[in-house]
RNA sequence: AGAUAUCAAGGGCAAAGCCAUUGAGAGAUGGUGACGCAAAGCUAAAGGGUCUUACCAAUAUAGGAAGACAGCCAGUUGCUGGU
Numbered sequence: 001a002g003a004u005a006u007c008a009a010g011g012g013c014a015a016a017g018c019c020a021u022u023g024a025g026a027g028a029u030g031g032u033g034a035c036g037c038a039a040a041g042c043u044a045a046a047g048g049g050u051c052u053u054a055c056c057a058a059u060a061u062a063g064g065a066a067g068a069c070a071g072c073c074a075g076u077u078g079c080u081g082g083u
Base pairs, nucleotide, nucleotide: 003083004082005080007081012037013036017032018031019030020029021028022027035071041076042075043074047073048072049069050068051067055064056063
């Protein structure tokens, strides 16, 4: 320097459910919790995908992101021992 990722140590994050607050909603925040994660760090105006409809359009429904989701794909940055 490169490869590797549970095989060791120290640490990190925290799904569902439940409670509270918030929002029109999808969701978000805090608490609890422990399904999992080697990027479950960051990026939603680089892109795909998914969700929502206060509002707009229409007005019987159906429709539309400018609102959301990165723990869907993707992009980008990056800690560590052994081997």
c-di-GMP-I riboswitch aptamer, 83 nucleotides, folded computationally. The coordinates come from a structure-prediction model, not an experiment, and the mean pLDDT is 76. The model forms 94% of the base pairs in the Rfam consensus.